[in-house]
Molecule: FMN riboswitch aptamer (RFN element)
Organism: Halalkalibacter suaedae
RNA sequence: AAUAUCCUUCGGGGCCGGGUGGAAAUCCCGACCGGCGGUGAUGAGGUUAUAAUGACUUCAAAGUCCGUGACCCUCUUCUAGUAAUAGGGGAGGCUGACCUGGUGCAACUCCAGGACCGACAGUGAAAGUCUGGAUGGGAGAAGGAAAGA
Repeated sequence: AAUAUCCUUCGGGGCCGGGUGGAAAUCCCGACCGGCGGUGAUGAGGUUAUAAUGACUUCAAAGUCCGUGACCCUCUUCUAGUAAUAGGGGAGGCUGACCUGGUGCAACUCCAGGACCGACAGUGAAAGUCUGGAUGGGAGAAGGAAAGA
């Protein structure tokens, strides 16, 4: 220094305006939003070398690429319970959407343009944006502790 493991904290945004209607933040026109990790030719900073071009490194950087989380389903296991059942762990399944042009050795990531997507339940009327499960869960992020070898 790294690692099993443990602890603490953190860990999701968005209907402004108008139309119709008895009723719509749900329909229609326009508006608005983009979890986490990876990749990344872009940007900013640092170190260093050279006559010059450079080299190394840190941070940021994709809703539609590669993965992944929440919801839901199945199996399994543990705990409590006489039981019905409830709660926790594990494994598996399910899980949306991008093209065109430009530059270039190389881009679905850059630049330009035009598109597209968004769990479940509820509701005076169909919801990415309202309400609810959820003061939950969570990919993960930061910090700390840490035996033996």